[in-house]
Context: one part of a larger RNA
RNA sequence: CUGGGUUUAAAGGGUGUGUAGGCGGGCUUUUAAGUCAGUGGUGAAAUCUCCGGGCUCAACCUGGAAACUGCCAUUGAUACUAUUAGUCUUGAAUUUUGUUGAGGUAGGCGGAAUAAGUCAUGUAGCGGUGAAAUGCAUAGAUAUGACUUAGAACACCAAUUGCGAAGGCAGCUUGCUAAACAAAUAUUGACGCUGAGGCACGAAAGCGUGGGGAUCAAACAGGAUUAGAUACCCUGGUAGUCCACGCCCUAAACGAUGAUUACUCGACAUACGCGAUACACAGUGUGUGUCUGAGCGAAAGCAUUAAGUAAUCCACCUGGGAAGUACGACCGCAAGGUUGAAACUC
Numbered sequence: 001c002u003g004g005g006u007u008u009a010a011a012g013g014g015u016g017u018g019u020a021g022g023c024g025g026g027c028u029u030u031u032a033a034g035u036c037a038g039u040g041g042u043g044a045a046a047u048c049u050c051c052g053g054g055c056u057c058a059a060c061c062u063g064g065a066a067a068c069u070g071c072c073a074u075u076g077a078u079a080c081u082a083u084u085a086g087u088c089u090u091g092a093a094u095u096u097u098g099u100u101g102a103g104g105u106a107g108g109c110g111g112a113a114u115a116a117g118u119c120a121u122g123u124a125g126c127g128g129u130g131a132a133a134u135g136c137a138u139a140g141a142u143a144u145g146a147c148u149u150a151g152a153a154c155a156c157c158a159a160u161u162g163c164g165a166a167g168g169c170a171g172c173u174u175g176c177u178a179a180a181c182a183a184a185u186a187u188u189g190a191c192g193c194u195g196a197g198g199c200a201c202g203a204a205a206g207c208g209u210g211g212g213g214a215u216c217a218a219a220c221a222g223g224a225u226u227a228g229a230u231a232c233c234c235u236g237g238u239a240g241u242c243c244a245c246g247c248c249c250u251a252a253a254c255g256a257u258g259a260u261u262a263c264u265c266g267a268c269a270u271a272c273g274c275g276a277u278a279c280a281c282a283g284u285g286u287g288u289g290u291c292u293g294a295g296c297g298a299a300a301g302c303a304u305u306a307a308g309u310a311a312u313c314c315a316c317c318u319g320g321g322a323a324g325u326a327c328g329a330c331c332g333c334a335a336g337g338u339u340g341a342a343a344c345u346c
Base pairs, nucleotide, nucleotide: 004317005316006315007300008299012314014201015200016199017198021194022193023192025088026087027086028085031082033081034080035077036076037075038074039073040072041071042070049065050064051063052062053061054060091191092188093187094186095184096183097182098181099180100179103177104176105175106174107173108172109171110154114150115149116148117147118146119145120144121143125136126135162169163168206247207246208245209244210243211242216240220236221235222234223233258313259312260311261310262309263308266291267290268289269288270287271286272285273284274283295302296301319346320345321344328339329338330337331336
């Protein structure tokens, strides 16, 4: 290279958008580049192959043929690919009318809980654990009631629910904004799919500057446990957790399953539409789930939301360790990230 793979054995990029590239719907037409056919030229000799000959055979030497699968020129063919010019509507997009939802973003508001403060009632314990102790408390705690302040999160509803490209999104309400779906005609007329680089987004933790600081809580301190206990348990507690702006760019970023298109038995449930309506049945579309058949699979299992049958494009894999390390390069304030070996060893 050919070939084989990527749910769990090595292997799907965290996600989108999109450049180059690759691939791409029906009909008619042009050209004839690819493709196919004919002819001519060339394709040195040797080598290789076949048929012969010569050394006693063979290796070796040698005659002839074939071959040299290629290139160039020319004459044709036109199904397919390409190309030219049209055209079509089913792919794609747009329009209209609706519907849906924790989609995004900015503002306003609410109650419960927690903590702190003040006042009142009230008296000796409270708290915590397997049991305790540290801790708090006669300078009046815990408990109960009233008021005030603060920050963070939104019980029930809540669901195998919904929305979003992914990360993710949940009190109520308002503004702005994006999307999906359904029905219907109308419009454009292949405008499509994928996508190396690029660009954008990207949980938590972490970093910078300035705020904020109720709760919880790395580090840290103390009390226990223990042979020890740099832990598990308890009492405290600082960064952080929250906000604004700017970085970081990684996760078991998981469905451990790339995107798109077509086809392929059924049953049940559920969300939101359409149509028809009477509250059932039954129909249809897009999602979300469970079970099962063919088929697939090493099996577990998957099974119209495929891991089935096919096609296009991208990413990735090739024994374990050394190692996601070293070196170099790029990025970053740093932490570190991306790219990414080898010696050696089994």

This is a predicted structure of a 346-nucleotide part of an RNA (small-subunit ribosomal RNA, central domain) from an uncultured bacterium.